Predicted 3D model of a 1575-nucleotide RNA (small-subunit ribosomal RNA) from a sediment metagenome. Its mean pLDDT, the model's own confidence on a scale to 100, is 81. It matches the Rfam family "Bacterial small subunit ribosomal RNA".

[in-house]
RNA sequence: AGAGUUUGAUCCUGGCUCAGGAUGAACGCUGGCGGCGUGGUUAAGGCAUGCAAGUCGAACGAACCAAUGCUUCGCAUUGGAAGCACCAAAUUCCAAGGAACAAAUUCCAAAAAAUAAAUUUAUUUUUUUGUUUCUUGUAUCUUGUAAUUUGAAAUUUCCAUUGCGAAGCAAUGGCUAGUGGCAAACGGGUUAGUAACACGUAGGUAACUUACCUUGAAGUCUUGAAUAAUUCCGCGAAAGUGGAACUAAUACAAGAUGAGAAUGAGGGGACGAAAGUCAUUCUCAUUUAAAGCUCUAACGCAAGUUAUGGCGCUUUAAGAAAGGCCUGCGUCCUAUCAGCUAGUUGGUGAGGUAACGGCCCACCAAGGCUAUGACGGGUAGGGGGACUGAGAGGUCGGCCCCCAACAUCGGAACUGAGACACUGUCCGGACUCCUACGGGAGGCUGCAGUCAAGAACCUUUCUCAAUGGGCGAAAGCCUGAAGAAGCGACGCCGCGUGUAUGAUGAAGUCCUUCGGGAUGUAAAAUACUUUUAUAGAGGAACAAUUUCUGAGCGUACUCUAUGAAUAAGGGGUUCCUAAACUCGUGCCAGCAGGAGCGGUAAUACGAGUACCCCAAGCGUUAUCCGGAAUUACUGGGCGUAAAGCGUCUGUAGGGGGCUGUGUUAGUCUUGCGUUAAAUUUUGGGGCUCAACUCCAAAGCCGCGCGGGAAACGGCAUAGCUAGAGGGUGUGAGAGGCUGUUGGAACUUACGGUGUAGGGGUGAAAUCCGUUGAUAUCGUAGGGAACACCAAAGGCGAAGGCAUUCAGCUAGUGCACUCCUGACCCUGAGAGACGAAAGCGUGGGGAGCAAAAAGGAUUAGAUACCCUUGUAGUCCACGCCCUAAACUAUGAUGACUAGCUAUUUGAAGUAUCGACCCUUCAAGUGGCGAAGCUAACGCGUUAAGUCAUCCGCCUGGGAAGUACGGCCGCAAGGCUAAAACUCAAAGGAAUAGACGGGAACUCGCACAAGCGGUGGAGCAUGUGGUUCAAUUCGACGAUAAGCGAGAAACCUUACCAGGGUUAGAAAUCCUAAUGAAGUUACCGAGAAACCGGUAACGUCUCACAAGGACAUUAGGACAGGUGAUGCACGGUUGUCGUCAGCUCGUGGCGUGAGCUGUUCUCUUAAGUGAGGAAACGAGCGCAACCCCUAUGCUGUGUUACAAGUGUCACAGCAAACUGCCUCGGACAACGGGGAGGAAGGCGGGGAUGACGUCAAAUCAGCGUGUCCCUCUGACACCCUGGGCUACACACGUGCUACAAUGGCCGGUACAAUGGGCUGCGAAAUCGCAAGAUGGAGCUAAUCCCAUCAAAGCCGGCCCCAGUUCGGAUUGAGGGCUGCAACCCGCCCUCAUGAAGCCGGAAUCGCUAGUAAUCGCGGAUCAGCUAUGCCGCGGUGAAUACGUUCUCGAGUUUUGUACUCACCGCCCGUCACUUCAAGGAAGCCGGUAAUACCGGAAGUGCCCUUUUGGGUCCCAAGGUAGGAUCGGUAACAGGGAAGAAGUCGUAACAAGGCAUCCGUAGCGGAAGCUGUGGAUG
Repeated sequence: AGAGUUUGAUCCUGGCUCAGGAUGAACGCUGGCGGCGUGGUUAAGGCAUGCAAGUCGAACGAACCAAUGCUUCGCAUUGGAAGCACCAAAUUCCAAGGAACAAAUUCCAAAAAAUAAAUUUAUUUUUUUGUUUCUUGUAUCUUGUAAUUUGAAAUUUCCAUUGCGAAGCAAUGGCUAGUGGCAAACGGGUUAGUAACACGUAGGUAACUUACCUUGAAGUCUUGAAUAAUUCCGCGAAAGUGGAACUAAUACAAGAUGAGAAUGAGGGGACGAAAGUCAUUCUCAUUUAAAGCUCUAACGCAAGUUAUGGCGCUUUAAGAAAGGCCUGCGUCCUAUCAGCUAGUUGGUGAGGUAACGGCCCACCAAGGCUAUGACGGGUAGGGGGACUGAGAGGUCGGCCCCCAACAUCGGAACUGAGACACUGUCCGGACUCCUACGGGAGGCUGCAGUCAAGAACCUUUCUCAAUGGGCGAAAGCCUGAAGAAGCGACGCCGCGUGUAUGAUGAAGUCCUUCGGGAUGUAAAAUACUUUUAUAGAGGAACAAUUUCUGAGCGUACUCUAUGAAUAAGGGGUUCCUAAACUCGUGCCAGCAGGAGCGGUAAUACGAGUACCCCAAGCGUUAUCCGGAAUUACUGGGCGUAAAGCGUCUGUAGGGGGCUGUGUUAGUCUUGCGUUAAAUUUUGGGGCUCAACUCCAAAGCCGCGCGGGAAACGGCAUAGCUAGAGGGUGUGAGAGGCUGUUGGAACUUACGGUGUAGGGGUGAAAUCCGUUGAUAUCGUAGGGAACACCAAAGGCGAAGGCAUUCAGCUAGUGCACUCCUGACCCUGAGAGACGAAAGCGUGGGGAGCAAAAAGGAUUAGAUACCCUUGUAGUCCACGCCCUAAACUAUGAUGACUAGCUAUUUGAAGUAUCGACCCUUCAAGUGGCGAAGCUAACGCGUUAAGUCAUCCGCCUGGGAAGUACGGCCGCAAGGCUAAAACUCAAAGGAAUAGACGGGAACUCGCACAAGCGGUGGAGCAUGUGGUUCAAUUCGACGAUAAGCGAGAAACCUUACCAGGGUUAGAAAUCCUAAUGAAGUUACCGAGAAACCGGUAACGUCUCACAAGGACAUUAGGACAGGUGAUGCACGGUUGUCGUCAGCUCGUGGCGUGAGCUGUUCUCUUAAGUGAGGAAACGAGCGCAACCCCUAUGCUGUGUUACAAGUGUCACAGCAAACUGCCUCGGACAACGGGGAGGAAGGCGGGGAUGACGUCAAAUCAGCGUGUCCCUCUGACACCCUGGGCUACACACGUGCUACAAUGGCCGGUACAAUGGGCUGCGAAAUCGCAAGAUGGAGCUAAUCCCAUCAAAGCCGGCCCCAGUUCGGAUUGAGGGCUGCAACCCGCCCUCAUGAAGCCGGAAUCGCUAGUAAUCGCGGAUCAGCUAUGCCGCGGUGAAUACGUUCUCGAGUUUUGUACUCACCGCCCGUCACUUCAAGGAAGCCGGUAAUACCGGAAGUGCCCUUUUGGGUCCCAAGGUAGGAUCGGUAACAGGGAAGAAGUCGUAACAAGGCAUCCGUAGCGGAAGCUGUGGAUG
């Protein structure tokens, strides 16, 4: 950096496709290691489980734990001391307590009854029972004291010590539920919403806030009331919660003080004219704070007090950092969204906020936004940046950073410095879970993990060691932030899978021209190395810090050992695009990004081998950028390819003449600020390198502020006249509107003359006419259009405008250079005009004429042609608003050679004047320099060179269609898509081919003639049919008496049957036998063949061996008329013996190509001449060759009597437009003539250019490939049959139909040829075919062969199915042959069919030709030969001419054809599929509106209560619309599809030129009317 693809080829336009890079990827195949990154893009769907926000005891009371001290108690131990205390039982008194019974009373429970309409339920009353409480009484029990009695026991008591245990008090340490403080608003996640001050950037805030932190100043005084915890009593399944009592604080409250702060009032200062602004100015008044804890020290027995310090607390002023609010600019698509808005815009006042503000409320005013896109709809988090790109741009916003928003959905506030709060509160909705059914709980878009959906995305890991965050004085605690590890080739980067040597090159595999080549130094083998792997040993940094502290981690790294050991795939190989061969398959299976491959030789499918590319990856898919200059700012276009509005006026907008002056929001320059970091670039550094990362610099193209400049631009101002406009004079004109006027033509009516036709067509008919047409004359009426002039002419913005005259009116040219002084250009929207057709109303209506009717044509004819004919065409008024509205060319200005014609005007010269001529200006045309253009072409009237503005285009179809909107009475117009589908559609030019285009020329092409075919019979070939087989091929011309120039067997390829299997024929090898070979016989058989036997023979060689040859057996192989002529060679037909077909060099053209080869004359001819950007050349033509016509020479087998040359052979001569004349360019050449045997190529033959028809032939031959053939063939042999069939059709012939003839008799004249398995004479026999015969002849000698027939002479026949014609059939013979049945020929006799000259149509022939007559030959035993190839005999007619038919050549023209007109191609209908639109309805979403509703909650009101009310408000409901979507009976069109049906519309003059607009009609293409265009 380009490439492929439209065409037969070319250039252009234009789309489609590819090669590159990228990704949070996915899928397929494969997979060794490491580093660094990265990983839920879908369902902001639902979530089990664990963790993700706590901390402070140095704020506080309390509980608990540990340990200490003191006191008390119990037990035990030891020691000491004292004494009968002490114990048990019974009785009595007293006191206290308990219980039972009786009475009364109270409370509760149960049952019954009553009442309220009933159930449930509630209430009341009464009675009974039970229980409980109190009082009184009685009896009894227990305990204690005292006393008495009895009994039992020896021990009991006290003090001290020690140990254990318990309780209380004090203080210490730890820990924690609670009160309190701080944090929880950070960190982490996600992108749902949001088109917005959300974000980015630059500013503002004199309109603001800020806990913690830093600095400064001043303080920290006196009191009080409560409340959690705790205890007690309750309710509840739980969650939780109620009541009573107690208590603390850095919790809460009251008071004091006020440096300061706030508010108010007043004064001063600076600036200013003032209003006012500024400065931490001053004075006064009012209001407003606080909390303690603690280390250490001292004092005190202790409680505690004091002091220094630390941490706190209060007020205030600053700072830092963080936030709130406001503003400029930037920020997606859609106009098929054009108008939106009532708190809306502004004001005043009050409220509210940290703060400005309609932020909220009341009142007032009526504003505000919008084409520079409001409002609406769709989509979307924004940025730093990422990818791509040369850049400008385009696309994207995952990871990292900044900002915003959100936290199940919706609403709301509370707390707080900060929230309307992800793991806080309340309420409503949906969902999930628990439940004892009463009620409760929850929110992973934190880290892991799970389900679902999906093509798709990880571990329920480790640690707080580091960094950071919260709390704390600190130790420390918490931290799924973070640091790490794990999983995934998801990406980037790095390493490895060995290294060296190793063959004229193993094996295997593949290919092969069979020679060989490739894989390939590759392997093996030898030597070596150890990155990596495995094992062992050592072993960091990360720790900041002197000590302690490492999750990662025994990791990185180092050393040693082992051993090439542990490690290669994926895609591709027709072209684009690097790399090819073989086999299989056979438009099948399949491939494919595009073009396209595959129908029997596939480098394109599948496989193998080889090769190419990349490599732990490789491919595919999806998406983005690029290529794409294919939206073009850089950097495109609009005559014909897509594209100039039908035209003008003009609004907004854009652009704008000359000279000054001033200014500076554009512009330029400079300085400052900002543009976060990361990213990017450059230079360095660190990991072994790299990826990665660190440092430095640059950059970040923007914005803001300040200074400067003034050329350009803007603005302001002063002028100018070249642009523009006006004036004066004058001119031309179908410019417009209105009225008027004239003649010709037409038609109608009336009248006259007049008679049988008229009219119409290619030809006819419908039609008119004896009721008098047409024709002709006269008169009258009517409507429409204006001949000549008239022109490439004139005018107009375009559409358009034409008798004459008049009126009104617009534009414009020229001259003068008088006036104004930039007043100009363009022009989105907008407005006006706008052919024809069409519409409405009313007139008019001669001609013409959609529709309609009829007649023709035709296969049909809804057409073309004809006869009629209505709307319409005309006028007035109103609509419509489109055309091929075209110069297919927007408007304006400037510049850039000319020549020529014409219209209008002016000037000059000249003239008496006019004309002519010259010049200037304005138009209208033609040709052309430069230049432009793809070409065609354009070219001062540009499509050239520039400038300004507007409109429009971006592949074809769908489609100028659908939907929506606007307009219209309607027809319809304007605006204007998509799905789907194709790889093209298209422009210009080129070469052909073609044309029911043109011109020229030729040909037995027609015409003029002669004779035929087509009708008959027969022969022959073909089709068809039949058959066991009727073998095969050839099919318009260019198959069909063709291959076949000889089918009875053979041929023969076909059929039936019988047989053989290395074969009938070929080559080679091995073994055996035998020379080879010849002859004969037997059996079966149709033969082939099978089985068997005998005789002869004895090569080379002394013998043996060997060889040649043969047989048999085995093995390689043979064989095939089997397929493919569309794999081929060779050969052939045809156009066509037509005159064409090409090349080299040069030239022209961007190129295909052209020129040459065209043109003029001429020729049979591209034959020749002339001219010409051509000059030459080749294959063809011609000539050279053969035959023939004349003469001569030579020779002489035969001929012949001789001699000779009429004969034969060989050679030569002659003819060349050479001579004359005329024409012509004086040339070529043509017409005529002379001479000559022959005259303009003398006649004939051979000879067939480049090519065409995939023409014919694989069956003549050769040949590639395929197929059949080791057990029986598609090969080979044999017998018989068939190729000879026969309803029919066609081709080619023969014989005829007769008198120009037939028959009989007589008689004359040829040539070419053939002959030894042959021709065969004479002679004889036979009616004959023929037989016998055998002379002669290897041929100018003999024979076929007397060589002929038609001809000539004579006779008969007398126009008839015949004395024509001979088919068919019968009988008898002959010949060939192994053999004439199928299936031969000939002879004789007999028989005697059709046929009396042939429809449509068609063939041959131009002179020794046609016609007619016979003769010969090949093939061949014979012949179906009437065929074919030759030979001679007799021997015509006609050609005016090129209009027509066919064919050919050259030039030209048109083309939508190139497989080339047997082309291409249009529309309906029928069938199938697909997408979109419409649609009665049905379903759903979205955003609003109106009304209802009203939870929680802030505010407000009333109350004092756990309360009530009210404004606002979420969910929800109702209603009518809007909008978007889904679905749908049905109807319509569109696209695609294979060989469907009907026609033939278009392309050629496409057979009626086509097309555009419009209207009517018709199965369909379409037809017709009317106006227009030429494409």